[in-house]
Description
A computed fold for an 87-nucleotide RNA, annotated as Glycine riboswitch aptamer. It was read from a public genome assembly, where an Rfam model found it.
């Protein structure tokens, strides 16, 4: 210098949607994309000529999630601050 965790703060989008039900944590249909996950571009490696493999995102699918309001929420800002490194 980098900086895990934690702790505040601010943080989109999309059905208060139809059925069933004491009641939805069931069921349907439609529809988002910012936990998570799939896919890869340059590039790099291997073989050897077109193949296998690593390879990024707020990009892409839409598997899980989610479409009021809570809550969660990629990210971002501040405080703390484990460990590495430098001198």
């Nucleotide at each position: 210098g980098u900086g895990a965790a934690c702790u505040c703060u601010g943080g989109a989008g999309a059905a208060u949607c139809u059925c069933u039900u004491u009641a939805a944590u069931g069921a349907g249909u439609a529809c988002c994309g910012a936990a998570g996950g799939u896919g890869c571009a340059a590039g790099g490696c291997a073989a050897a000529u077109u193949u296998g493999c690593c390879g990024a995102a707020u990009c892409u699918c839409u598997c899980a999630g989610g479409u009021a309001a809570a809550a969660g929420g990629a990210c971002a800002g501040a405080g703390c601050a484990a460990a590495c490194u430098u001198u």
Of the family's consensus pairs, 88% are formed in the model.
The coordinates come from a structure-prediction model, not an experiment, and the mean pLDDT is 78.